Predicted 3D model of a 76-nucleotide RNA (transfer RNA) from a Bacillota bacterium. Rfam family: tRNA. Gene Ontology term of the family: triplet codon-amino acid adaptor activity. Rfam describes the family as follows. Transfer RNA (tRNA) molecules are approximately 80 nucleotides in length. The organism belongs to Bacillota, within Bacteria. Its mean pLDDT, the model's own confidence on a scale to 100, is 83.

RNA sequence: GCUCCCAUCGUCUAGUGGCCUAGGACACCGCCCUUUCAAGGCGGCGGCGCGGAUUCGAAUUCCGCUGGGAGCGCCA
Numbered sequence: 001g002c003u004c005c006c007a008u009c010g011u012c013u014a015g016u017g018g019c020c021u022a023g024g025a026c027a028c029c030g031c032c033c034u035u036u037c038a039a040g041g042c043g044g045c046g047g048c049g050c051g052g053a054u055u056c057g058a059a060u061u062c063c064g065c066u067g068g069g070a071g072c073g074c075c076a
Base pairs, nucleotide, nucleotide: 001072002071003070004069005068006067007066010026011025012024013023018056028044029043030042031041032040049065050064051063052062053061
């Protein structure tokens, strides 16, 4: 340098054009329960890497960038 793959709450993940102002689990916070703790119940908090394009509509498709990974090549 070229090709391919990946990027979603603190962490792990669901999602494959409309039912997503994005769902779940754990963690965290509050309340309940309990003699206390744990467990359990209820509620809350919190996220689509960035920019652009297509579309009536984009987490999802396309392009570029950033970061990470894999393979191949070039120079020394």